About this RNA: This is a predicted complex of two RNAs, RNase P RNA and transfer RNA, with 463 nucleotides together. Rfam match: Bacterial RNase P class A. Its family is annotated with ribonuclease P activity, tRNA processing and dimeric ribonuclease P complex in the Gene Ontology. Rfam classes the family as a ribozyme. Its mean pLDDT, the model's own confidence on a scale to 100, is 79.

[in-house]
RNA sequence: GGCUGGCCGGGCGACCGCGUGAACGACGGGCAACCGUCGCUCCCGAGGAAGGUCCGGGCUCCACAGAGCAGGGCGGUGGGUAACACCCACCCGGGGUGACCCGCGGGACAGUGCCACAGAGAACAGACCGCCACUCCGGUCUCACGACAGGAGCGGUAAGGGUGAAACGGUGGAGUAAGAGACCACCAGCACGCCGGGUGACCGGCGUGGCUAGGCAAACCCCGCCCGGAGCAAGAUCAGACAGUGCACGCCGGUUUCGACUGAGAGGGCUGCUCGCCCGAGUGCACGGGUAGAUCGCUGGAGGCGGCCGGUAACGGUCGUCGUAGAUGGAUGGUCGCCCUCGCUCCUCGCGGAGCGAGACAGAACCCGGCCUACAGGCCAGCCCGU
RNA sequence: GCCCCGGUAUCCCAACGGCAGAGGAAGCGGUCUCAAACACCGUCCAGUGUGGGUUCGAGUCCCACCCGGGGCACCA
Numbered sequence: 001g002g003c004u005g006g007c008c009g010g011g012c013g014a015c016c017g018c019g020u021g022a023a024c025g026a027c028g029g030g031c032a033a034c035c036g037u038c039g040c041u042c043c044c045g046a047g048g049a050a051g052g053u054c055c056g057g058g059c060u061c062c063a064c065a066g067a068g069c070a071g072g073g074c075g076g077u078g079g080g081u082a083a084c085a086c087c088c089a090c091c092c093g094g095g096g097u098g099a100c101c102c103g104c105g106g107g108a109c110a111g112u113g114c115c116a117c118a119g120a121g122a123a124c125a126g127a128c129c130g131c132c133a134c135u136c137c138g139g140u141c142u143c144a145c146g147a148c149a150g151g152a153g154c155g156g157u158a159a160g161g162g163u164g165a166a167a168c169g170g171u172g173g174a175g176u177a178a179g180a181g182a183c184c185a186c187c188a189g190c191a192c193g194c195c196g197g198g199u200g201a202c203c204g205g206c207g208u209g210g211c212u213a214g215g216c217a218a219a220c221c222c223c224g225c226c227c228g229g230a231g232c233a234a235g236a237u238c239a240g241a242c243a244g245u246g247c248a249c250g251c252c253g254g255u256u257u258c259g260a261c262u263g264a265g266a267g268g269g270c271u272g273c274u275c276g277c278c279c280g281a282g283u284g285c286a287c288g289g290g291u292a293g294a295u296c297g298c299u300g301g302a303g304g305c306g307g308c309c310g311g312u313a314a315c316g317g318u319c320g321u322c323g324u325a326g327a328u329g330g331a332u333g334g335u336c337g338c339c340c341u342c343g344c345u346c347c348u349c350g351c352g353g354a355g356c357g358a359g360a361c362a363g364a365a366c367c368c369g370g371c372c373u374a375c376a377g378g379c380c381a382g383c384c385c386g387u
Numbered sequence: 388g389c390c391c392c393g394g395u396a397u398c399c400c401a402a403c404g405g406c407a408g409a410g411g412a413a414g415c416g417g418u419c420u421c422a423a424a425c426a427c428c429g430u431c432c433a434g435u436g437u438g439g440g441u442u443c444g445a446g447u448c449c450c451a452c453c454c455g456g457g458g459c460a461c462c463a
Stems, first nucleotide, its partner, number of pairs: 001384008010339007018045002021042002024039006047361001051372002054370005059231004066275004071227005076090005091105001092103004106222002111220002113216003128161002130157003134153004139148003169187005188212001190209008235296004244287006252263004267279003289462003303322008340359008388459007397412003405443001414430005436452005
């Protein structure tokens, strides 16, 4: 100078205030149990993210949760977990001198599609310039044969230039009229086979082949795996108030020993569709009316801490120990004193002292596990590079 | 608390992944008019809420954040 991991995120005291709970007192209600209001005392009272609501579960209700299609999500491998898009370890690719970091990391020979502009040509590609052969034309030189440069035509050529994000392997040789994996050597890369290592992703080695294979799936899609829906305003019980009107569909049959059986049935469960199951005599829609109450759910749970054991680790097992937020217009705050940290100013040679200012992000609302985002300042541990 | 939707110029609103953005209203200037209004002509105004990613290329696809809007309970 840097990298990684973990942790804290003001402390103590006094006073005032707020909320849950408990005890006591006064008043009121009630036959009583008890309830309400007020006062007083005591205990307790936010977070690492309580946040965003992005995932995954528990829990509740709907058939304790069904089938198919549609739809959605995930995507290297192995493990962890209640589960995950999370975590751990490893593989592969990329970056860094390094510690280490980053990766939505299956498939582009299953198929379809796209690749603008530029450029001759953009996907079983392509002759614009250039290079080369041949024919013709005129020119210069030459006695002549012919040579040289130029132009036109017709062909060859993917080595060079140029365009582009991307132009169908790279270097060298041999070869050729000029050239080209058409041929050869090496290298890169691909496919297949064998051997070795690894649970596996994959790695290493050898051989053969044809000469080279473009990109995009956060385009459709294919492959594999997973997902029923809604959400505590879920849901349950009680209390209380009011006023209905219109439209649409349905309220139906059969048998009967009167116990029942059976068919049909609007609509609903079922917040995409079809089937299936269940409920079913009223239901749906529009306008209008009423209540904004109480109790439960409601916090002890995949819980925190410590020891030991297993495991590289995430994590698991076991033993011990700890234990009080639960509001419903929604409490957890304020002031003062001392201390702590940081900044500025002044005094001092210096040690140090004094004064002033600042101390973040943010706040539970059914509960957990994650991810992401915000955060003044500080602490600890390990490692790397340079001197 | 929970569940949805949206963000392009001053306003409203378009844009199969392809020259990076069409149009209307408003504004400004001009013509017309004595002056205005109407009409006509011209002109100005955006880099798509912010940041990152995929891609040759992003307003569009993906992720995170910011801002704004809407809905919900019970009874008859």